[in-house]
């Protein structure tokens, strides 16, 4: 090091100022956020082996929903498994090699509520999770 079965903790971020209006963090100007594995030519550390950090929009994944299938039910649904759905980039730079680097300019972003349209407010959620950490344990 790999492996089997489990337990425990962790496990999401954002509308500042202005405008319109009776009324809006929902429109407009603008601002502001980017889960969670992989990749990765940067970038810190090591003598090194090697180690850590590094992509919202590249490749899968989660939470909503949607269909089924099994067990439970107070018959209202809930649990688990499968399956389906599931956003959004270009350019110009180097260079052997970049959609990850530099630069520039743009794209996105569930459902339910709202005196008014909501990536940012409230809510389902004190849930659920991709995972990560650690320990405990068959087995080689």
């Nucleotide at each position: 090091a790999u492996u089997u079965u489990c337990c425990u903790u962790c496990g999401g971020g954002g509308c500042a100022g202005g405008g319109u209006g009776c009324a809006a963090u929902u429109c407009c100007c603008g601002a502001c956020c980017g889960g969670c594995g992989g990749u990765g030519a940067u970038g810190a550390g090591g003598a090194a082996a090697c180690u850590c950090a590094a992509a919202g929009c590249c490749c899968g994944u989660g939470a909503c929903c949607c269909g089924u299938a099994u067990u439970c039910u107070c018959c209202g649904g809930a649990a688990u498994g499968c399956g389906g759905u599931g956003g959004a980039u270009u350019u110009g730079g180097u260079g052997a090699a970049a959609u990850u680097c530099c630069a520039a300019a743009g794209c996105c972003g569930a459902c339910a509520g709202u005196g008014a349209c909501a990536g940012u407010c409230u809510g389902g959620a004190u849930g659920g999770g991709a995972g990560a950490a650690g320990g405990a344990u068959c087995a080689a």
This is a predicted structure of a 140-nucleotide RNA (FMN riboswitch aptamer (RFN element)) from Heyndrickxia coagulans. Its Rfam family is "FMN riboswitch aptamer (RFN element)". Its family is annotated with FMN binding in the Gene Ontology.